[in-house]
RNA sequence: CUGUGAUAAGGGCAAACCCGUCGAAAGACGGGGACGCAAAGCCACCGGUCUUCGGGUUCAUCCCAUGACGGCGGGGCUGCCACG
Numbered sequence: 001c002u003g004u005g006a007u008a009a010g011g012g013c014a015a016a017c018c019c020g021u022c023g024a025a026a027g028a029c030g031g032g033g034a035c036g037c038a039a040a041g042c043c044a045c046c047g048g049u050c051u052u053c054g055g056g057u058u059c060a061u062c063c064c065a066u067g068a069c070g071g072c073g074g075g076g077c078u079g080c081c082a083c084g
Base pairs, nucleotide, nucleotide: 002084003083004082005081012037013036017032018031019030020029021028022027035071041077042076043075045074046073047072048069049068050067054064055063056062
C1' cells in the first nucleotide's frame, strides 16, 4: 500500500417493544431494552421508500417535498483490531 473478516482480545453501536418530550405526519431525541451490525462512523450526491401541515386538483380522489428514512441499494470521506 492492498485484500479479507475465518480466529483472538479490548471495546463500539443498538431493531422490535415500553416510558417521556417534540412534530401535522412520516419520524426524531432522551431513558430502559437487545434483533442484529466490521463501518449499524460521517455526508441526502444518485436511485428508492415513507409522510402531506401546506399547495394544486376532483364527483370520488389524485398529485407535489421544501419534511423524513444512512438499520433499502449505489456513491463519496474517515477509521479500530486481527489475518493474508

This is a predicted structure of an 84-nucleotide RNA (c-di-GMP-I riboswitch aptamer) from a Pseudomonadota bacterium. It was read from a public genome assembly, where an Rfam model found it. The coordinates come from a structure-prediction model, not an experiment, and the mean pLDDT is 86. Lineage of the source: Bacteria > Pseudomonadati > Pseudomonadota.